[in-house]
RNA sequence: CGAGCCGGCCGGGCGGCCGCGGCGAGGGAACCGUACGGGCAUCCGUGCAGGCCCGAGUCGAGGAAAGUCCGGACUCCACAGAGCAGGGUGGUUGCUAACGGCAACCCGGGGUGACCCGCGGGACAGUGCCACAGAGAACAGACCGCCCGCGCAAGCGGGUAAGGGUGAAACGGUGCGGUAAGAGCGCACCAGCGUCGCGGGCGACCGCGACGGCUAGGUAAACCCCACCCGGAGCAAGGCCGAAGUCCGCACCCUCGGGUGCGGAUGCGCGGACGCACGAGACUGCUCGUCUCAGUCCGCGGGUGGGCUGCUCGAGGCACCCGGCGACGGUGUGCCCAGAUGGAUGGUCGCCCCCGGCUCAGGCCGGGACAGGAUCCGGCUUACAGGCCGGCUCGUUCG
RNA sequence: GCCCCCAUAGCCCAACUGGCAGAGGCAGCAGACUUAAAAUCUGCAAAGUGUCGGUUCGAAUCCGACUGGGGGCACCA
Numbered sequence: 001c002g003a004g005c006c007g008g009c010c011g012g013g014c015g016g017c018c019g020c021g022g023c024g025a026g027g028g029a030a031c032c033g034u035a036c037g038g039g040c041a042u043c044c045g046u047g048c049a050g051g052c053c054c055g056a057g058u059c060g061a062g063g064a065a066a067g068u069c070c071g072g073a074c075u076c077c078a079c080a081g082a083g084c085a086g087g088g089u090g091g092u093u094g095c096u097a098a099c100g101g102c103a104a105c106c107c108g109g110g111g112u113g114a115c116c117c118g119c120g121g122g123a124c125a126g127u128g129c130c131a132c133a134g135a136g137a138a139c140a141g142a143c144c145g146c147c148c149g150c151g152c153a154a155g156c157g158g159g160u161a162a163g164g165g166u167g168a169a170a171c172g173g174u175g176c177g178g179u180a181a182g183a184g185c186g187c188a189c190c191a192g193c194g195u196c197g198c199g200g201g202c203g204a205c206c207g208c209g210a211c212g213g214c215u216a217g218g219u220a221a222a223c224c225c226c227a228c229c230c231g232g233a234g235c236a237a238g239g240c241c242g243a244a245g246u247c248c249g250c251a252c253c254c255u256c257g258g259g260u261g262c263g264g265a266u267g268c269g270c271g272g273a274c275g276c277a278c279g280a281g282a283c284u285g286c287u288c289g290u291c292u293c294a295g296u297c298c299g300c301g302g303g304u305g306g307g308c309u310g311c312u313c314g315a316g317g318c319a320c321c322c323g324g325c326g327a328c329g330g331u332g333u334g335c336c337c338a339g340a341u342g343g344a345u346g347g348u349c350g351c352c353c354c355c356g357g358c359u360c361a362g363g364c365c366g367g368g369a370c371a372g373g374a375u376c377c378g379g380c381u382u383a384c385a386g387g388c389c390g391g392c393u394c395g396u397u398c399g
Numbered sequence: 400g401c402c403c404c405c406a407u408a409g410c411c412c413a414a415c416u417g418g419c420a421g422a423g424g425c426a427g428c429a430g431a432c433u434u435a436a437a438a439u440c441u442g443c444a445a446a447g448u449g450u451c452g453g454u455u456c457g458a459a460u461c462c463g464a465c466u467g468g469g470g471g472c473a474c475c476a
Stems, first nucleotide, its partner, number of pairs: 001395010012352007020060004026054003031051002033048006062370001066381002069379005074234004081288004086230005091105005106120001107118004121225002126223002128219003143164002145160006172190006191215001193212008238309004245266009268301007279293005302475003316336005321330003353368006400472007409425003418456001427443005449465005
C1' cells in the first nucleotide's frame, strides 16, 4: 500500500425567536376543602395553600422506542393444588429474577489466516418412510459381466458382490494368500464401532493400550423415547367514585384565565338455555380435589367512547474502582431519571458539519437515513443515509 | 395497546401422514355447430404455491424470520 476479520461508538452541532407536555420555588380574587374561634341556626371571622388559577425555573423518545418472537415483574382468577392430556427446550460448565438469551469451553464443518457457522440428546427401546431410476432400498440383491455343469447352438440350472451400470444413498479401504471364479474366507496395515483398563479435565470430551466381531445406511424441524421446564388470562389486567363525569340553559362572584349555585338531558333493552342443593357454577380440555351459591351462560339490537388510580425510582442506567478469562457480580464513589390520552417532545432563521451536482477559485443549488414512547424490565429478530475509534490476519514491495 | 387467524392461475378453491414441480370450476383464447349470436361440444394457455433462509435425497406441506390482509378484547354500575 492492497485485500479482509472482529469488537465498540455516534447517528447532526451551536445560537436567536415562536410554540407543546410534565414537575414546579413563589404568588393569588371569587368558590370548594380543612383547622380553630364565635353564633340557636342560614352563617361569620382568622389561618393553611390542599382543590382551582398565574408562574421564575427545570426536564422532555430510540438504537432500534418497531415486530410482538421468547422470558420475567405486577394484577385478577383459590395461598396456584394432584394426575392425565397438551406445549416447549436440548453439547458441557457457568451467568441471570428468568429465558429459546449471554459468556467460556467441547465436538463437527468451512477458510491460507484473523475468524465464522451449527434446533449440537437418542436411529442396537419400538414403529413408520426412503418417490423416480435401478435386477436389488434395509432380516439385502443376480441386469450386464466372471466361473462351473448341461447343451451343436440359442439358452437353462447353480455359484459369485471383486468389476460395470442406476441412484441422494448399494452393506468398510489397500495389499497378500486363497479359490473353478470369488468373498473378512484367512492374514497384515488403515478407518470406524463396542467393551474393559490407565492417564488428563468439575464436565462435555481428549490421549494411550488390550480384546471382540469383522462393519453397523439415512431420516426424530416423522411418530416416539430420555432429561428438564411450563396453571390461565392479560394494564382494554385490576381497584375506587356513582349524576360523579359530559353537554345545554339561567343566575351570582371574579384579577376575565375562571369559580360557584340552580334547572334539564344522559341511568340500556329484548330473546333463549341450564338451574335454586342426589343441583349448578368456578379453578380455560378430562378425572380427582377444593371453593362458592341464587344465579350463571349464550345470542341479537341500541347508546357512550366517564373521572381518579394502577403510572413510573426500577431485578434502573452511565463513568470510575474492586473481584472474575468472560457473561456478570459488589453494603464502593460520582452523575442522571418522559409520563402523555385531541396522546406532547416541534417550527423557523443564521453560522458550522457531511454527501451530490455546477464552477479555475470564491461561491451557488439540492439533500441529510430507519423510525418514534403508551404498565414496566431483560433478550432476540428485523429496518437504517452517513461517519468515527480500537484490536487482529493474509499478500506485495522496501528497509 | 393486548391477543388470535389467513395467504395456491384474473376470481373461487383442492392437494397439507413430505414424493411424477400442482387437480377442478368460473372467466379468457382457438375450433366445431349457426345466416349471425347465445347455449352446447372439443382443444389450448395461464400459478412453481406471499418473500427470504433452513431441515431433508426431495418442501405448497416441516421449522424460523419478514411482508400483506382479516378478526376479537372497553363502558352503560
Molecule: RNase P RNA; transfer RNA
Organism: Gordonia sp. (in: high G+C Gram-positive bacteria)